[in-house]
Context: one part of a larger RNA
RNA sequence: CUGGGUGUAAAGGGAGCGCAGGCGGGAAGACAAGUUGGAAGUGAAAACCAUGGGCUCAACCCAUGAAUUGCUUUCAAAACUGUUUUUCUUGAGUAGUGCAGAGGUAGAUGGAAUUCCCGGUGUAGCGGUGGAAUGCGUAGAUAUCGGGAGAAACACCAGUGGCGAAGGCGGUCUACUGGGCACCAACUGACGCUGAGGCUCGAAAGCAUGGGUAGCCCCCAUAAGGAGAUACCCUGGUAUUCCAUGCCGUAAACGAGAAUUAGUUGGUGUAGGGGGAUUGACCCCCUACAGUGCCGCAGUUCACACAAUAAGUAAUCCACUUGGGGAGUAAGGCCGCAAGGUUGAAACUC
Numbered sequence: 001c002u003g004g005g006u007g008u009a010a011a012g013g014g015a016g017c018g019c020a021g022g023c024g025g026g027a028a029g030a031c032a033a034g035u036u037g038g039a040a041g042u043g044a045a046a047a048c049c050a051u052g053g054g055c056u057c058a059a060c061c062c063a064u065g066a067a068u069u070g071c072u073u074u075c076a077a078a079a080c081u082g083u084u085u086u087u088c089u090u091g092a093g094u095a096g097u098g099c100a101g102a103g104g105u106a107g108a109u110g111g112a113a114u115u116c117c118c119g120g121u122g123u124a125g126c127g128g129u130g131g132a133a134u135g136c137g138u139a140g141a142u143a144u145c146g147g148g149a150g151a152a153a154c155a156c157c158a159g160u161g162g163c164g165a166a167g168g169c170g171g172u173c174u175a176c177u178g179g180g181c182a183c184c185a186a187c188u189g190a191c192g193c194u195g196a197g198g199c200u201c202g203a204a205a206g207c208a209u210g211g212g213u214a215g216c217c218c219c220c221a222u223a224a225g226g227a228g229a230u231a232c233c234c235u236g237g238u239a240u241u242c243c244a245u246g247c248c249g250u251a252a253a254c255g256a257g258a259a260u261u262a263g264u265u266g267g268u269g270u271a272g273g274g275g276g277a278u279u280g281a282c283c284c285c286c287u288a289c290a291g292u293g294c295c296g297c298a299g300u301u302c303a304c305a306c307a308a309u310a311a312g313u314a315a316u317c318c319a320c321u322u323g324g325g326g327a328g329u330a331a332g333g334c335c336g337c338a339a340g341g342u343u344g345a346a347a348c349u350c
Base pairs, nucleotide, nucleotide: 004321005320006319007304008303012318014201015200016199017198021194022193023192025088026087027086028085029084030083031082033081034080035077036076037075038074039073040072041071042070049065050064051063052062053061054060091191092188093187094186096183097182098181099180103177104176105175106174107173108172109171110154115149116148117147118146119145120144121143125136126135162169163168206247207246208245209244210243211242215241220236221235259316260315261314262313266295267294268293269292270291272289273287274286275285276284299306300305323350324349325348332343333342334341335340
């Protein structure tokens, strides 16, 4: 490599878009490139193989055949693939009518709480802990009332609820905007699926520049405890966290499960739509509509478990795996301001 695999043993790319490539719905016709069959030529000899023979046997040698799975030419066939013409509507898309939603971006705005400032009341403590101390306080703290400033986050609703490709998204309102679902069946007529490279997005932390800074808080400075205590606990507290613009490109980026399509007994919740019944609503019933959960049959699995949201039955395409360590290291390449990222070995060893 092949074969076998990829939930947990090694192994699904963090996610999407998409060029090339691979694969691709129904009907009719044409061609004959692939395909199938026949014929001819060629496919050196030796070797191999089969049969027979010669050295007393064997090795060795000789003869004949087969084989040389291939290539070229030609004659046919037309099922399948392909190319092409015509056509169809169920895949895909568009239109129409509705629906739900923390989907995104920008702006505005609200209340609670913390902190700080000003003022009133008020007096000796407050705070903190296992217990204390550092700390704050007679220059009037803590507590309480009134006023003000500013930043960040949005209690209840809230729900294995919703939306998004993933990362993720939660006060309220407005503007702009993406996607989805249902019904309908008017339009296009295979326009589809996947996708190496490529491009785009991508939590937190981190980086650059300029702002902002209420709370929390890496580092740091103390207090305590302890044999020590560069910790756990306490008091402070900077970067960060927030905003704008760039960069970084990684995560247990997880459902440790790639995407798409088709088929396959059931039960029960929940949220969106459609239909039915009903006097209106609630309630109730159906759903071969599309989500999200639980339990379970067949089947699968070493087992755990999965089980129409498959890890079952099949198909297409991509990615990845091949004993542990060395090692996601070294070197080189590419990217980055840096931190580092990505690609990625070997010796040696068990």